A computed fold for a 75-nucleotide RNA from a Candidatus Bipolaricaulota bacterium, annotated as c-di-GMP-I riboswitch aptamer. The source organism's lineage runs through Bacteria, Bacteria candidate phyla and Candidatus Bipolaricaulota.

[in-house]
RNA sequence: ACUCCGAACGGGUAAACUCGCCGGAAGACGAGGGCACAAAGCUUCGAGACCUACGCGGUCAGUCGGGCUGCCGGA
Numbered sequence: 001a002c003u004c005c006g007a008a009c010g011g012g013u014a015a016a017c018u019c020g021c022c023g024g025a026a027g028a029c030g031a032g033g034g035c036a037c038a039a040a041g042c043u044u045c046g047a048g049a050c051c052u053a054c055g056c057g058g059u060c061a062g063u064c065g066g067g068c069u070g071c072c073g074g075a
Base pairs, nucleotide, nucleotide: 003075004074005073006072012037013036017032018031019030020029022027035062041068042067043066045065046064047063048060049059050058051057
């Protein structure tokens, strides 16, 4: 270095809900808050679900799979 396994250490993210703000909505963002997560980091390539102003439209990466990247430890 690579693969597999794991989370001890150091840490990381942040569900529901509340407030603010944006949006037609799904939902996004900020703050509080912690359900959970060993890739719950990034990415719409495939499937799925959701919204719709039904448009070759939009949303969900914490729905699953794929791709790329990554800290620590063990084998």

About this RNA: The coordinates come from a structure-prediction model, not an experiment, and the mean pLDDT is 89. The model forms 94% of the base pairs in the Rfam consensus.